RNA sequence: GUGGAUGUAGUUUAGCCUGGCUAGAACACUGCUCUCAUAAGGCAGAUAUCGGCGGUUCAAAUCCGCCCAUCCACA
Numbered sequence: 001g002u003g004g005a006u007g008u009a010g011u012u013u014a015g016c017c018u019g020g021c022u023a024g025a026a027c028a029c030u031g032c033u034c035u036c037a038u039a040a041g042g043c044a045g046a047u048a049u050c051g052g053c054g055g056u057u058c059a060a061a062u063c064c065g066c067c068c069a070u071c072c073a074c075a
Base pairs, nucleotide, nucleotide: 001074002073003072004071005070006069007068010027011026012025013024020058029045030044031043032042033041051067052066053065054064055063
């Protein structure tokens, strides 16, 4: 330099191909409850500008372009 893969809450991730509820879940976290107390259980809650910028569209996590980071292959 060329090609490819991955990037979404604190963590692990679903969804992306096929655009359209409010981006869903588990664990973790906070409060309450339960208990003599702790853990477990139960109830409630907060946390994501979907790697960045731009484009297409009435509408983009999803399609397109460029860039960034990590990894792989080729040279």

RNAcentral holds the sequence, with entries from ENA.
Transfer RNA from a Nanobdellota archaeon, 75 nucleotides, folded computationally.
Its Rfam family is "tRNA". The family's RNA type in Rfam is transfer RNA. About the family: Transfer RNA (tRNA) molecules are approximately 80 nucleotides in length.
Taxonomically the source falls in Nanobdellota (Archaea, Nanobdellati).
Model confidence (mean pLDDT): 82 of 100.